The part of an RNA shown here (large-subunit ribosomal RNA, domain II) has 679 nucleotides and comes from a Nevskiaceae bacterium. Its Rfam family is "Bacterial large subunit ribosomal RNA". Rfam links the family to the GO terms ribosome and structural constituent of ribosome. Taxonomically the source falls in Nevskiaceae (Bacteria, Pseudomonadati, Gammaproteobacteria, Nevskiales). Its mean pLDDT, the model's own confidence on a scale to 100, is 83.
Context: one part of a larger RNA
């Protein structure tokens, strides 16, 4: 994971509210006792509760008292109204472990140093090789020494290296052989050295060459018992069925923000069936300063010309007076401009009041239980950000939440609709109608890009429809054929500068026409072209302007795609007649709730409310059974709206069982990484 079984709102005491019942000449016993058919109980028994009167701290006082001087005023109470009190039972609170399981922790009391850390006694244990301190012994040296050679000698937390001890690298292992370990290397290896065995001292306490290490696989406070069913605003879970209403994710306040109390919004019962209450429409009356708009109607930004305009700044003058300013600040006049903290104005809408009218009980007090205080996106009007965000934060509606159906390929919040059941029955919404796949023709257009099936500033002889405007049979627009000259190489400049580096001028002449020269070119000439003129051709030609469809701009990672197929319309725009499409409306048949009836309703989470099934056991009264009567298991085609109930066959060999009416609970399990057991 899976299957059986077991597994969570209970009981005691109180209080409070309903609903039942008894007594109201107010209710009612408690401990105790007395009798009893020995057990269920019946009687006594008023102590003492609760009401019969409040007020006030209290003395006290009384239908009034407090307050206070008060005969005032105010609080609370009598009075109109109403019941009291004792069970029994539900609901909800309190007090207890108080639905269930869940801490991590604190405290007491005790066991633990056979692991381990360090200590105290006492005992083992370290192959085999190397180096070769001191010191002392000759010898050399010295005045004597220092010194120094050779020998001797065995020091050394000395060297290599098993056994013994660690544990620094890697692999393997990682439901291990193993709850730290194998295998190869690696570190010490007479030393702070390693072990064997007796002691030793513990829990906020020991040990600690210190790492919060270690103190029996457990340490920032060990282990077992026990207060203890510690606490738990926190997470799981919480068990049979209909039926009726149905929520909130907001406000204040909170050592409060994932938690509570109130309130507001659900329900449930009562009371008034009446105020014409709430709500809708209409009309009529209001108050506003918001969207817009607006500037000699303030504020305050902005900004164009100007001005015999104030001040400053620089500059010319300078002894004064004075002039100038494409600079800075004000002031006026003019024209344009903007504002959430601007108004000379100003809507719709919302609100507020009245009046009719609809509608019929939504409305209202007073009580029971509540839950809910994490919201979400759409759309509209703001704030904050970047007029980012599936962003955050308000305000109005809506959905969804707690809402199925049908569209949108799929798709809580989008578009249309709110599922009582049934029905091989019809009519429609959104959306759709080639083919997956219910349902289509038919006209006039358009697009040619598979645009249709993602996009923008911007570009372009796409097409398409409409306009304006220029030139043209006195020949246009495009080619094509021929001119396209002369002063002159214009001046300057410059190394040259001749239409064409660059400056400056830009004139005159022949002429049909022809630039002081449009572009290329050269070192500078030359050479080509252009404008501009003529034939030749023979009919529209440029430039803009408004729409409509296209087109390029189009670059991301596995393999594309309109949901696919396809498709020149099955794509787009206008239109016209059908069609299809839901749990929506209609039709037939049933139920259930309200209502007198007509008739109206019945989606539903948390939640309130109501009705019922079904398990154990108890009392009553009953029933069936000897040919298996009963539980239980196994089968099956039956009734019921649903928990569920029967029948019948089989199997079970004395164990119980079923039905009515009541009573009482160890009373219903897919789920708590529940428990126990099997797999």
């Nucleotide at each position: 994971c899976c299957c059986a079984g077991c597994g969570a709102g209970u009981u005691a005491c109180u209080g409070u509210c309903g609903u039942c019942g008894g007594c109201u000449u107010g209710g009612u016993u408690a401990a105790g006792g007395u009798c009893u058919u020995c057990a269920g109980g019946a009687c006594c028994g008023a102590a003492g509760c609760c009401u019969c009167a409040g007020g006030g701290a209290a003395a006290c006082c009384g239908a009034g008292u407090c307050u206070g001087a008060a005969u005032a005023g105010g609080g609370c109470g009598a009075a109109u109204u109403u019941g009291g009190u004792c069970g029994a039972u539900g609901g909800c609170g309190g007090u207890a472990g108080a639905c269930g399981c869940g801490a991590a922790c604190c405290c007491a009391a005790g066991u633990g140093a056979u692991c381990u850390a360090c200590c105290c006694a006492u005992g083992g244990g370290c192959a085999g090789g190397u180096u070769g301190a001191a010191g002392c012994g000759c010898g050399g040296g010295u005045a004597a020494g220092a010194c120094u050679g050779c020998g001797u000698g065995g020091a050394g937390g000395a060297c290599c290296g098993a056994a013994c001890c660690c544990a620094c690298u890697a692999a393997u292992g990682u439901u291990g052989a193993a709850a730290a370990a194998u295998u190869a290397g690696g570190g010490g290896a007479u030393g702070a050295c390693c072990u064997g065995u007796g002691g030793g001292g513990a829990g906020g306490a020991g040990u600690a060459a210190a790492a919060g290490u270690c103190u029996a696989a457990u340490c920032a406070a060990a282990c077992u018992u026990g207060g203890a069913g510690a606490u738990a605003g926190c997470u799981c879970g919480u068990u049979c069925u209909c039926u009726c209403c149905g929520a909130a994710a907001u406000a204040a306040c909170u050592c409060u923000a994932g938690g509570g109390u109130u309130a507001g919004c659900g329900u449930u019962g009562g009371c008034u069936u009446a105020a014409c209450u709430a709500u809708g429409u209409u009309g009529c009356g209001g108050g506003g300063g918001u969207a817009g708009a607006g500037a000699u109607a303030c504020u305050g930004a902005u900004c164009u010309g100007g001005c015999a305009u104030g001040g400053g700044g620089g500059g010319c003058u300078a002894c004064c007076c004075g002039c100038c300013u494409a600079c800075c600040c004000g002031g006026c006049c003019u024209a344009a401009c903007c504002a959430a903290a601007c108004u000379c104005c100003g809507a719709a809408u919302a609100c507020c009041g009245u009046a009719a009218c609809a509608a019929c009980u939504a409305c209202g007090c007073c009580g029971g239980c509540a839950g809910u205080u994490a919201g979400u996106c759409c759309g509209u009007g703001g704030g904050g950000g970047a007029u980012a965000a599936g962003c955050u934060u308000c305000a109005c509606g809506g959905u969804c939440g707690a809402g199925a159906g049908g569209g949108a390929a799929a798709c809580a919040a989008c578009c249309c609709a709110g599922a009582u059941c049934g029905c091989c029955a019809g009519c429609u919404a959104a959306g759709g109608c080639c083919c997956c796949a219910a349902a289509u023709u038919u006209u006039u257009g358009c697009u040619a890009a598979g645009u249709c099936a993602c996009a923008a500033a911007g570009g372009a002889u796409a097409u398409u429809a409409g306009g304006a405007u220029a030139c043209u049979g006195u020949g246009a627009c495009a080619g094509c054929c021929g001119g396209g000259a002369u002063g002159u190489u214009g001046g300057c400049u410059u190394a040259g500068a001749a239409g064409c580096a660059g400056c400056c001028a830009c004139c005159a002449u022949u002429u049909a026409a022809a630039a002081a020269g449009u572009g290329c070119g050269u070192a500078a000439u030359a050479g080509c072209u252009u404008a501009c003129c003529g034939g030749u051709c023979g009919a529209g030609u440029g430039u803009u302007c408004u729409a409509g469809u296209a087109c390029c701009g189009a670059u991301a990672a596995u393999g594309a795609u309109c949901g696919g197929g396809a498709g020149u319309a099955a794509g787009c725009a206008a239109a016209a007649a059908g069609c299809c499409g839901a749990a929506g409306c209609u039709g037939c048949g049933g139920a259930a709730u309200c209502g007198c009836a007509a008739g109206a309703u019945u989606g539903g989470u948390a939640g309130g409310a109501g009705a019922g099934c079904g398990u154990u056991c108890c009392a009553a009264c009953u029933c069936a059974g000897a040919u298996a009567c009963a539980a239980g298991c196994c089968g099956u085609a039956c009734c019921g709206u649903a928990a569920g109930g029967a029948a019948c066959g089989g199997u079970g060999u004395c164990g119980g069982g079923g039905g009515u009416u009541g009573g009482a609970a160890g009373u219903g399990u897919u789920u708590a990484u529940g428990c126990u057991g099997g797999g």